[in-house]
Context: one part of a larger RNA
RNA sequence: UGACGGGGACCCGCACAAGCGGUGGAGCAUGUGGUUUAAUUCGAAGUAACGCGAAGAACCUUACCAGGUCUUGACAUCCCGAUGACCGCCGGGUAAUGCCGGUUUUUCUACGGAACAUCGGAGACAGGUGGUGCAUGGUUGUCGUCAGCUCGUGUCGUGAGGUGUUGGGUUAAGUCCCGCAACGAGCGCAACCCUUAUCUUCAGUAGCCAGUAUUCAGUUAGGCACUCUGGAGAGACUGCCGGGGAUAACCCGGAGGAAGGUGGGGAUGACGUCAAAUCAUCAUGCCCCUUAUGGCCUGGGCUACACACGUGCUACAAUGGCGUAAACAAAGAGAAGCGAGCCCGCGAGGGGGAGCAAACCUCAGAAAUAACGUCCCAGUUCGGACAGUAGUCUGCAACCCGACUACACGAAGCUGGAAUCGCUAGUAAUCGCGGAUCAGAAUGCCGCGGUGAAUACGUAACCGGGUCUUGCACU
Numbered sequence: 001u002g003a004c005g006g007g008g009a010c011c012c013g014c015a016c017a018a019g020c021g022g023u024g025g026a027g028c029a030u031g032u033g034g035u036u037u038a039a040u041u042c043g044a045a046g047u048a049a050c051g052c053g054a055a056g057a058a059c060c061u062u063a064c065c066a067g068g069u070c071u072u073g074a075c076a077u078c079c080c081g082a083u084g085a086c087c088g089c090c091g092g093g094u095a096a097u098g099c100c101g102g103u104u105u106u107u108c109u110a111c112g113g114a115a116c117a118u119c120g121g122a123g124a125c126a127g128g129u130g131g132u133g134c135a136u137g138g139u140u141g142u143c144g145u146c147a148g149c150u151c152g153u154g155u156c157g158u159g160a161g162g163u164g165u166u167g168g169g170u171u172a173a174g175u176c177c178c179g180c181a182a183c184g185a186g187c188g189c190a191a192c193c194c195u196u197a198u199c200u201u202c203a204g205u206a207g208c209c210a211g212u213a214u215u216c217a218g219u220u221a222g223g224c225a226c227u228c229u230g231g232a233g234a235g236a237c238u239g240c241c242g243g244g245g246a247u248a249a250c251c252c253g254g255a256g257g258a259a260g261g262u263g264g265g266g267a268u269g270a271c272g273u274c275a276a277a278u279c280a281u282c283a284u285g286c287c288c289c290u291u292a293u294g295g296c297c298u299g300g301g302c303u304a305c306a307c308a309c310g311u312g313c314u315a316c317a318a319u320g321g322c323g324u325a326a327a328c329a330a331a332g333a334g335a336a337g338c339g340a341g342c343c344c345g346c347g348a349g350g351g352g353g354a355g356c357a358a359a360c361c362u363c364a365g366a367a368a369u370a371a372c373g374u375c376c377c378a379g380u381u382c383g384g385a386c387a388g389u390a391g392u393c394u395g396c397a398a399c400c401c402g403a404c405u406a407c408a409c410g411a412a413g414c415u416g417g418a419a420u421c422g423c424u425a426g427u428a429a430u431c432g433c434g435g436a437u438c439a440g441a442a443u444g445c446c447g448c449g450g451u452g453a454a455u456a457c458g459u460a461a462c463c464g465g466g467u468c469u470u471g472c473a474c475u
Base pairs, nucleotide, nucleotide: 002474004471005470007469008468009467010466011465012464013463015459016458019423020422021421022420023419026314027313028312029311030310031309032308033307034305035304042053043052064300065299066298067297068296069295070294073125077124078123079121080120081119082118083117084116106115107114108113127289128288130287131286132285136283137282138278139277140276141274143272148187149186150185151184152183153182154163155162156161167178168177169176193266194265195264196263198234199233200232201231202230203229204228207224208223209222212221213220237260240254241253242252243251244250316416320375321374322373323372324371326369332363333362334361337356338355342351343350344349382413388407389406390405391404392403393402429451430450431449432448433447434446435445
């Protein structure tokens, strides 16, 4: 100087408190441990591993196992030789692969040649998801969007170092004001960026429809007023008023305003810490394998199952279940794609194919909600696991091991111990919709809107953090 203290003072944070809803009990989904296995590939390990890498394991993926098979190799460059190819057909084989036969005979040229492709040979080499993240680059997590971390000159100290950065106020903030042996500066904070909330203006199709006509469908004629879209602007700055404060910074209240005191949300992550994570994205030093630790293929495995844990979904019901007929979104995606109307099927779906590279067409019916009817508190018209039969779809192929449909089957579960988690407003809770990945396969992930609360007195204590100070057996 730091670190630490069950030392002190001050301050902050869904940290507690005040509330609302969960997890922990049940069933299932998913990840992990363990066990098992020929293999159950590998990594991740308190917070900061465990719906994590994986935005999607039937084959492929795939790295694992068993069996089969190749050895200059699936891939690259170089040398020599041959051919002019490639390819197509037939037979055998599960396949990789191997054999036979038939057809064809590359391109450019300055005619010297050059280029390209295939096959064969020799070795240099290829190849390795083999090891080391404690040799590394790059990238990432975390403290933490916490308010800190430093430097130049000066000055103090023998020096390590101090000062500045401490103090009095204030702030979300080392934010700003005042003071001060300091004066300045840098990285952070803030602002600049995107989005959302209001208005003006320009533009008016594929969007919209006030008035006119209309076949009542924004459909058409017409119009661009409105909505909306997307360009350009305005607007918020403690700017104004009152009070407090030290005449300051700033705080409290008010006006006006769509919005008020960083308006809401996002992106943005300082110096550093954890020898944190990753050699399996990639790159890479060193070590190791080289007829195998490399390559190819078939089948299996990653999906096992006495058990334990994490994260979720569905419930246990009447603020509900079921039925009937009505209403209102936003944001997206679409060509090997989305696929209307129509017909068939109880349905998953099938047939058919209009339109649309999409403000045009399609996915597409929003669902909670409201209305009416029914059930009458039961293991039930709750709940849907399990499981039989019959099917649909994708795909070479659904046995191991897919999703969905119909009928039948109808388990546990009556609100969950100790403990523990999230959340302060369009938030929690609840309700559906879409997308990426993707042939198919979400209760996960990433977004979108609908309905829409309760509570916060406060900081004694718990957890984490910041500043100053003190002690010190550590540095």
Predicted 3D model of a 475-nucleotide part of an RNA (small-subunit ribosomal RNA, 3' major domain) from an uncultured bacterium. Model confidence (mean pLDDT): 82 of 100. The full RNA is in RNAcentral, with records from ENA and Greengenes.